Large-subunit ribosomal RNA, domain V from a Candidatus Woesebacteria bacterium, 570 nucleotides, folded computationally.
RNAcentral holds the full RNA, with entries from ENA.
[in-house]
Context: one part of a larger RNA
RNA sequence: CUGAUAGCAGGACAAAAAGACCCCAUGAAGCUUUACUACAACUUGACACUGAUUCUUUUUAUAGAGUUGUCUAGCAUAGGUGGGAGACUCGGUUUCGAUCGAGUCACCAGUGUAAUACCACUCGCUUUAUAGAGAGAAUCUCACCCAAGGUAUUUGCAACAAUACCGGGGACCCUGUUUGUGGGUAGUUUAACUGGGGAGGUUGCUUGCUAAAGAGUAACGCAAGCGUACAAAGGUACUCUUAGUCCGGAUGGAAAUCGGACCGAAUGUACAAUGGCAUAAGAGUGCUUGACUGUGAGGCAUACAGGCCGAGCAGAAACGAAAGUUGGUCAUAGUGAUCCUCGUGUGAUUUGUGGAAGUCACCGGGCUUAACGGAUAAAAGCUACUCUGGGGAUAACAGAGUCAUCGCGCCUAAGCGUCCCUAGCGACGGCGCGGUUUGCUACCUCGAUGUCGGCUCAUCGCAUCCUGGGGGUGAAGAAGCUCCCAAGGGUUCUACUGUUCGUAGAUUAAAGCGGUACGCGAGCUGGGUUCAGACCGUCGUGAGACAGGUCGGCCUCUAUCCGCUAUCAG
Numbered sequence: 001c002u003g004a005u006a007g008c009a010g011g012a013c014a015a016a017a018a019g020a021c022c023c024c025a026u027g028a029a030g031c032u033u034u035a036c037u038a039c040a041a042c043u044u045g046a047c048a049c050u051g052a053u054u055c056u057u058u059u060u061a062u063a064g065a066g067u068u069g070u071c072u073a074g075c076a077u078a079g080g081u082g083g084g085a086g087a088c089u090c091g092g093u094u095u096c097g098a099u100c101g102a103g104u105c106a107c108c109a110g111u112g113u114a115a116u117a118c119c120a121c122u123c124g125c126u127u128u129a130u131a132g133a134g135a136g137a138a139u140c141u142c143a144c145c146c147a148a149g150g151u152a153u154u155u156g157c158a159a160c161a162a163u164a165c166c167g168g169g170g171a172c173c174c175u176g177u178u179u180g181u182g183g184g185u186a187g188u189u190u191a192a193c194u195g196g197g198g199a200g201g202u203u204g205c206u207u208g209c210u211a212a213a214g215a216g217u218a219a220c221g222c223a224a225g226c227g228u229a230c231a232a233a234g235g236u237a238c239u240c241u242u243a244g245u246c247c248g249g250a251u252g253g254a255a256a257u258c259g260g261a262c263c264g265a266a267u268g269u270a271c272a273a274u275g276g277c278a279u280a281a282g283a284g285u286g287c288u289u290g291a292c293u294g295u296g297a298g299g300c301a302u303a304c305a306g307g308c309c310g311a312g313c314a315g316a317a318a319c320g321a322a323a324g325u326u327g328g329u330c331a332u333a334g335u336g337a338u339c340c341u342c343g344u345g346u347g348a349u350u351u352g353u354g355g356a357a358g359u360c361a362c363c364g365g366g367c368u369u370a371a372c373g374g375a376u377a378a379a380a381g382c383u384a385c386u387c388u389g390g391g392g393a394u395a396a397c398a399g400a401g402u403c404a405u406c407g408c409g410c411c412u413a414a415g416c417g418u419c420c421c422u423a424g425c426g427a428c429g430g431c432g433c434g435g436u437u438u439g440c441u442a443c444c445u446c447g448a449u450g451u452c453g454g455c456u457c458a459u460c461g462c463a464u465c466c467u468g469g470g471g472g473u474g475a476a477g478a479a480g481c482u483c484c485c486a487a488g489g490g491u492u493c494u495a496c497u498g499u500u501c502g503u504a505g506a507u508u509a510a511a512g513c514g515g516u517a518c519g520c521g522a523g524c525u526g527g528g529u530u531c532a533g534a535c536c537g538u539c540g541u542g543a544g545a546c547a548g549g550u551c552g553g554c555c556u557c558u559a560u561c562c563g564c565u566a567u568c569a570g
Stems, first nucleotide, its partner, number of pairs: 001570008010562003015556001022391004027387002029383004035188005041181002045178004051140017069123001076116001079122005086105008144169003149166006191203003200220001204226006227372001228270001229329002234288007242266001244262005268277002271334001273332003292315004298309003304373001317326003340366004345362005398445001399443001400441003404438001406434006415425002452527001453525003457519001458516005465490003468485006492506005533551004537546003
């Protein structure tokens, strides 16, 4: 070396299970609720199903009766208006017209806004009767209801059942329309971007830079704004020139208003920035409404939709002597498709005909549809009880890259070291190396690369803890400090904690630092972390949640190849 046998498990990113963690899907399910929308259920009143009688009460109408109606003053309890000089009772006469006597009330007077007797009408109030309506109470039976009961009939062997009557309730209940409540139940929704996801932030439009001297150009790149305003801050004709500095000038000052000079756009522009603007687009005054109707050659920009500029023509106007200018504002933000709906707006059409309803076109109104090309008129959460499809397009472990951080070294030498930079140190700075930390990236792996610590077994590096050799010393000796060489060997036990680490105790020559998938779970363990149960604290309305705590919690008999060990044979 080859073969065989018996073994060991380091590798075959071994096997097993289309990863359960994480993310995604306009996936699913279960659960919650002050998510949305329904439904069951419950429920207020009214009406219908729904009839009869009596009583009480309220109210309306008609008819009758009564007169109770008080400011003050006034004989005194004056409802209002009109008529009104007489009216009524008793007795006598009587031709029933009237007259006489007695009495009462009026007239008169007086008070008062209003004057009384008597008559008529009428308002208010009280009361009675009838009719209607409403409310309440009670009774009835005929609708309607009846678990159980009795009788009869039918079918049948019988039971059950059906029908009728008795009986019990009863105009209630039930049911329908309408109202409210309504996770009791159901169906759903619960955005995207994102150097993983969540949290935070953002989402449309404008200005500058990034943007690489045409246009355009991304990022959770850097800076700022908008969701309006104005009937003048629009049009036109005419006129004017700002800011600042210096000098002069009462109050008057750094700046008010006045004069002169210098300077030149630094001022101003309704509001951000940029680009413009003195022929002014800036500042005034007069007159006004072009902040018009119908169009539009030609262009800019552009996937589409949408956006922007626009001479000219027709009509009717404003200003101007006229030429002319004017279809809003110095420009660039100040915004929203379609459907639906509204309009004493305009026009067309209108189902046999004439109209109308309706429809269509034009012109206007209604969306923080702001997730701003707007899924619906209308929508939030939890899941560790979870599930499916996918992803290494995307996180946690490990690897890889990087090396800010970390560790180590070097350069320079201000300073410390009594003196003296460098025995030993070394600021401010600079240059590297390493790849043990924390990070960043997201490159292999999500049809699975098992994760901390311990045990077992190790192996390597040297930036050496001990042992060995040496230089320097602020090395007297001893003991040290520092640097150089050196990896042969060695490098403890215990208490606490799941701990690595750390602290403590006792030793030791010493109790080194690291790499090896933070070595090693097809070698062991399973204390921790990280499923399902449960408790506490905190948060949440809740389902539930918590790098918060706590108790409990399944680790897979067979080795094919490489590798390794032992033995035998060649």